Predicted 3D model of a 103-nucleotide RNA (Glycine riboswitch aptamer) from a Bacillota bacterium. It matches the Rfam family "Glycine riboswitch aptamer". Gene Ontology term of the family: glycine biosynthetic process. Model confidence (mean pLDDT): 75 of 100.

[in-house]
């Protein structure tokens, strides 16, 4: 002196699905029922890699079969969350900050 991955804060953008029915209520919230959504969070596991056993072999390797390990997502599930508005949301961009990879 360049300031990576990553973390935190903040600003902007940011979808989906019934303002359904009943009860209470001025509205909102809440509870129950039915119907839905996937982008808080959570869960699942495909291939490669590696290991073990068996078979083949004088033996090893290779090959075949089986088991384990390993391993994601915006995919799947719908536990949670959500289905007027508001709020929030993965993700994207900017700013500040922590940190210090690389040169």
């Nucleotide at each position: 002196a360049u300031g990576a991955u990553c973390g935190u804060a903040u600003c902007g953008g940011g979808a989906g699905a019934g303002a359904c029915c009943u009860u209470u209520u001025u509205c909102u919230c809440a509870a129950g029922g039915c119907g839905c959504c996937g982008a808080a969070g959570g869960a699942g596991a495909a291939a490669a890699u590696c290991c073990c056993c068996u078979g083949c072999u004088c033996g090893c390797a290779a090959c075949a079969g089986g088991g384990g390990u390993g391993g994601a997502a915006a995919c799947u599930c719908u536990c949670a969350g959500g289905c007027a508005a508001a709020a929030g949301u993965a993700c994207c961009g900017g700013u500040a900050u922590g940190g210090g990879a690389c040169g």